Small-subunit ribosomal RNA, 5' domain from Potamarius usumacintae, 522 nucleotides, folded computationally. Its mean pLDDT, the model's own confidence on a scale to 100, is 85. The source organism's lineage runs through Eukaryota, Euteleostomi, Actinopteri, Osteoglossocephalai and Potamarius.
[in-house]
Context: one part of a larger RNA
RNA sequence: GAUUGAACGCUGGCGGCAUGCCUUACACAUGCAAGUCGAACGGUAACAGGUCUUCGGAUGCUGACGAGUGGCGAACGGGUGAGUAAUACAUCGGAACGUGCCUAGUAGUGGGGGAUAACUACUCGAAAGAGUGGCUAAUACCGCAUGAGAUCUACGGAUGAAAGCAGGGGAUCGCAAGACCUUGUGCUACUAGAGCGGCCGAUGGCAGAUUAGGUAGUUGGUGGGAUAAAAGCUUACCAAGCCGACGAUCUGUAGCUGGUCUGAGAGGACGAUCAGCCACACUGGGACUGAGACACGGCCCAGACUCCUACGGGAGGCAGCAGUGGGGAAUAUUGGACAAUGGGCGGAAGCCUGAUCCAGCCAUGCCGCGUGUGUGAAGAAGGCCUUCGGGUUGUAAAGCUCUUUUGUCAGGGAAGAAACGGCUGCGGCUAAUAUCUGCGGCUAAUGACGGUACCUGAAGAAUAAGCACCGGCUAACUACGUGCCAGCAGCCGCGGUAAUACGUAGGGUGCAAGCGUUAAUC
Numbered sequence: 001g002a003u004u005g006a007a008c009g010c011u012g013g014c015g016g017c018a019u020g021c022c023u024u025a026c027a028c029a030u031g032c033a034a035g036u037c038g039a040a041c042g043g044u045a046a047c048a049g050g051u052c053u054u055c056g057g058a059u060g061c062u063g064a065c066g067a068g069u070g071g072c073g074a075a076c077g078g079g080u081g082a083g084u085a086a087u088a089c090a091u092c093g094g095a096a097c098g099u100g101c102c103u104a105g106u107a108g109u110g111g112g113g114g115a116u117a118a119c120u121a122c123u124c125g126a127a128a129g130a131g132u133g134g135c136u137a138a139u140a141c142c143g144c145a146u147g148a149g150a151u152c153u154a155c156g157g158a159u160g161a162a163a164g165c166a167g168g169g170g171a172u173c174g175c176a177a178g179a180c181c182u183u184g185u186g187c188u189a190c191u192a193g194a195g196c197g198g199c200c201g202a203u204g205g206c207a208g209a210u211u212a213g214g215u216a217g218u219u220g221g222u223g224g225g226a227u228a229a230a231a232g233c234u235u236a237c238c239a240a241g242c243c244g245a246c247g248a249u250c251u252g253u254a255g256c257u258g259g260u261c262u263g264a265g266a267g268g269a270c271g272a273u274c275a276g277c278c279a280c281a282c283u284g285g286g287a288c289u290g291a292g293a294c295a296c297g298g299c300c301c302a303g304a305c306u307c308c309u310a311c312g313g314g315a316g317g318c319a320g321c322a323g324u325g326g327g328g329a330a331u332a333u334u335g336g337a338c339a340a341u342g343g344g345c346g347g348a349a350g351c352c353u354g355a356u357c358c359a360g361c362c363a364u365g366c367c368g369c370g371u372g373u374g375u376g377a378a379g380a381a382g383g384c385c386u387u388c389g390g391g392u393u394g395u396a397a398a399g400c401u402c403u404u405u406u407g408u409c410a411g412g413g414a415a416g417a418a419a420c421g422g423c424u425g426c427g428g429c430u431a432a433u434a435u436c437u438g439c440g441g442c443u444a445a446u447g448a449c450g451g452u453a454c455c456u457g458a459a460g461a462a463u464a465a466g467c468a469c470c471g472g473c474u475a476a477c478u479a480c481g482u483g484c485c486a487g488c489a490g491c492c493g494c495g496g497u498a499a500u501a502c503g504u505a506g507g508g509u510g511c512a513a514g515c516g517u518u519a520a521u522c
Stems, first nucleotide, its partner, number of pairs: 001522004006518005013369006020361001021327001026325003030322003035072003040069002043065002047063003050059003079280003089204006097197003102193008110144001112142002119134006150159003164185006172179002206252003213243003218240008255277004259270004282303005305316004333359001335358003341355001342353004372402001374400002382393004408458005416449001421443008466511005471492003477506005487494002
C1' cells in the first nucleotide's frame, strides 16, 4: 500500500447492489419447512346443491371430500463442516455393473380366486395406543393360461408377466346396465438411448524422524458364499508373502475443488457468500421399504438429556426458516407471496413448496448522490496570536441573487405476464363433422413486491459533517496549563518551569458519511 463474513470508539443525510453465528456439530419453548391424486378403490365425517317426505327426517343423487386402502413423491430441494490425509477431492483413463420418471421401438394386456382396512359390535388402557368377532372394494394380494424377446440348460427342454381407468359413438345385439367400436392414458415383458449413479487404476495437492520399522484377512492362489457388478468383499484350505528413507506405520492439523486476497510475476496466504463433489443429521450400532437410503423433519436397539404420567407406561431430536437461552469482541424478522423461476402430485383445474421471489434490520462492504450556487472588503463583530503597528480566522459570515438534487406535500403511474384457458383455421387418429392431439391466428383473466420504481407539479436554503492527525519517518504550528507529575508512544523517543511530542484553545493538514484503533493475510 492492498485486502476482510470483521469487532471496538466517535460520528451519521439518501439511494442502488451485495453480505450478515467465523465462537458451543451447545440445549431448544412456539409456528411453519412434503405432500398430492376421487380420471385406482370401498365409501360419506364436514360444506353446498338437488330429489323424496307422514315435515320428524331419509337419500352419495351431484359438486366435492375428513379418515381409510392403493399409487407416485418423500433418496430432490434446504442445512452444517463434526469426522475424513484417503472408502474424500481435482485431472486423465478403464471394465465387470444398475437405472423409477423421460425418448425410440417390438410383443402382449386372456381367464379366475381368497383376503383386508375403512365401517360396525364389544373389550383393555390415565394416555400413547392395542385386541377380538362380523361386513366390503380396488391399478392392493395370489394362482391358471400364453411366451416374440428374456433367464437357466444336460441343447431334449425348463422357468417366470400383466390392470385397469376416463371421454365419445354410427350400424348390430341387449329390457337395462352394457356388449361392441374407437380415442387417450395406464399396465406387463423385452431391445436400444439419454441423463444419473455404483466400482477400479494412474497422477497431484500438509506438518513432524524428538514417529523406523509396519502388517495374520495381512499378500497371493484354489473351492464355496455374497453383490447390480470386479475384488480377501467374506469363508475353508494352501503358500509366505505385502508396504517402507522416493518416508511405510504413528502423531498432529484439515472437508476437497472451481476459486478468493495479495503480488510485476514467480510465489505466499485463504477456501465466507456463488457453483461442483464428499461427509454428517442428539451419540453409537443395525437393517427394512424402495429404481434409488442403510434414509435431517422413517423404523428398531443401546446410551445421555428433556418432557408427560393415574407410576403400570409413554413422547422427543432446529447442523430446515424464523425465534429463545447460553457462549462470545461479534452476526438480522417468531414478516409477505406462490405473481415469476424451479420442484412434487394430478388428465386438468389446482393443491403443496421458510426452495425461490420479495419485504424488514445492520454504514458490514462496494458504487453513486447530497449537505447548496453566484456575488459580496466596511477585510464587520467575536475568537486566537502579537514586536501593540498589526496579523489571522476570511469571501468565510452577514447582505443581495439564483437553483431545488435529496427530503416534505399533491397528482399520475409501470416493466417484470404469457404460458395454461376460451374462440377459430389447417392437419393427425377414427366408421365419425365425438373426444383427444400437432402447428398457426385472435383473445379474457392472473403481481407478493407495491401505489414500489419512474414521471409531473408546489413551497422553501429550506432537511443533512464528521473523524483522525500536525517532533522525525509523514502532509500540517502557535499560545496557555502542567512540571520525569499527569500523561503520550507504531519505531526513534517526548515530559525534571520558556514542551511545535502531555492536556486545552486558535490555526492548519488528510480523508469524508465516514474516520480512526485493534485483529488478520500478502